[in-house]
RNA sequence: UGCGGGAUAGCUCAGGCGGAAAGAGCAGCGGUCUCAUAAACCGAAGGUCGCGGGUUCAAAUCCCGCUCUCGCAA
Repeated sequence: UGCGGGAUAGCUCAGGCGGAAAGAGCAGCGGUCUCAUAAACCGAAGGUCGCGGGUUCAAAUCCCGCUCUCGCAA
C1' cells in the first nucleotide's frame, strides 16, 4: 500500500435479503426460597447498532467517506 472479516447492552454474541417494541446468555439490581449463603425460579432495568454524510415515506440493515481492530498479500 492493496484485498477481505469485524465494530449491536457492563461482557460474549445473534439479527442484517429495508418496515414487528432492537434480542439472547452471562454479570449487576429487586423478589421468592433458606437460619444464612449458594443454586434454582420469577421480575424489572440496561442500547447514539463505531463516527459523519447520502438514498428512501421509512436505515442496525442499502450507498459513500473516515476511525479502530483481526487476517492475508506485497